[in-house]
Context: one part of a larger RNA
RNA sequence: UUGGGCGUAAAAGGCACGUAAGCGGUGAAUCGGGUUGAAAGUGAAAGUUGCCAAAAACUGGUAGAAUGCUCUCAAAACCAAUUCACUUGAGUGAGACAGAGGAGAGUGGAAUUUCAUGUGUAGGGGUGAAAUCCGGAGAUCUACGAAGGAACGCCAAAAGCGAAGGCAGUUCUCUAGGUCCCUACUGACGCUGGGGUGCGAAAGCAUGCGGAGCGAACAUGAUUAGAUACCCUAGUAAUCCAUGCCGUAAAUGAUGAGUGUUCACCCUUGGUCUACAUAGAUCAGGGGCCAAGUUAACAAGUGAAACACUCUGCCUGGGGAGUACGGUCGUAAGACCGAAACUC
Numbered sequence: 001u002u003g004g005g006c007g008u009a010a011a012a013g014g015c016a017c018g019u020a021a022g023c024g025g026u027g028a029a030u031c032g033g034g035u036u037g038a039a040a041g042u043g044a045a046a047g048u049u050g051c052c053a054a055a056a057a058c059u060g061g062u063a064g065a066a067u068g069c070u071c072u073c074a075a076a077a078c079c080a081a082u083u084c085a086c087u088u089g090a091g092u093g094a095g096a097c098a099g100a101g102g103a104g105a106g107u108g109g110a111a112u113u114u115c116a117u118g119u120g121u122a123g124g125g126g127u128g129a130a131a132u133c134c135g136g137a138g139a140u141c142u143a144c145g146a147a148g149g150a151a152c153g154c155c156a157a158a159a160g161c162g163a164a165g166g167c168a169g170u171u172c173u174c175u176a177g178g179u180c181c182c183u184a185c186u187g188a189c190g191c192u193g194g195g196g197u198g199c200g201a202a203a204g205c206a207u208g209c210g211g212a213g214c215g216a217a218c219a220u221g222a223u224u225a226g227a228u229a230c231c232c233u234a235g236u237a238a239u240c241c242a243u244g245c246c247g248u249a250a251a252u253g254a255u256g257a258g259u260g261u262u263c264a265c266c267c268u269u270g271g272u273c274u275a276c277a278u279a280g281a282u283c284a285g286g287g288g289c290c291a292a293g294u295u296a297a298c299a300a301g302u303g304a305a306a307c308a309c310u311c312u313g314c315c316u317g318g319g320g321a322g323u324a325c326g327g328u329c330g331u332a333a334g335a336c337c338g339a340a341a342c343u344c
Base pairs, nucleotide, nucleotide: 004315005314006313007298008297012312014199015198016197017196021192022191023190025086026085027084028083029082030081032079033078036074037073038072040070041069042068048060050058089189090186091185092184093182095180096179097178101175102174103173104172105171106170107169108152113147114146115145116142118140119139123134124133160167161166204245205244206243207242208241213239219233221231256311257310258309259308260307261306265288266287267286268285269284270283271282272281273280274279294299317344318343319342326337327336328335329334
């Protein structure tokens, strides 16, 4: 590399946008191409035939490579390009609808903590049991005393939205996408996508705010043979905000994107329609159980892991190793690309 594969055995890129490239609806015309058909031309070497006692040399064959190659002609379908047209793919528009989609600015009430006021006395706290620890503390009071930060109970759900990461008190402003319905408009404008660009949890980094609770590190108290742990008391960074980096996760549905075709049933979200009904039909989602076929099995099963097509990524025994070297990126931490010897 081929063959074969990629839910769980090795293997789908974290996610999108998109350049090159690959692939790509319907009808007609023109031109071209290869294919098919017809006719003609061409006919290597080895081998084989003849000659020969046998060989060399020479030699024959529409024998074979060759159902080829070259040239010419013809036609139906196919393919490509160009042109013209079409509407079902794709998009735009009108009318509705749902939503924790995103950004910014306000604002709310519980609770914790601290501080203040009064009342008031001996404990509080913590645990398996204790101790370190706190103690005029704890408890309780205040026209819900004051301050401050963070998170948003119930609603809440197999619910909803988002490309993924992710998104939840509430109000306003700005903003993106989606679904349904009508079929008015454009008329293939599409799909995938190497390189590339952007987004990308948490932790971490830089600068500056902030700092209630929680809490790596650190320090105690216990436990224990020891206890650099589990438990307890304290507690810095972090967690929050702004700006800029980092670019990774079991970034998982461990399942790439797109398109078409395929049994029945149940629940559910958002539309639309119907003779208004605890119903039915239909479109777009979210779940459950399953026929066929699939699968090594488990299982998946109309949003497939079925049957097919297009494009991309990736895998090739275990370890060595996601290491070394080198390169690119990064302040750093490290990230990305990524071997071999050797060994089983």
The prediction has a mean pLDDT of 81.
Small-subunit ribosomal RNA, central domain from Platanus orientalis, 344 nucleotides, folded computationally.
The full RNA is in RNAcentral, with records from SILVA.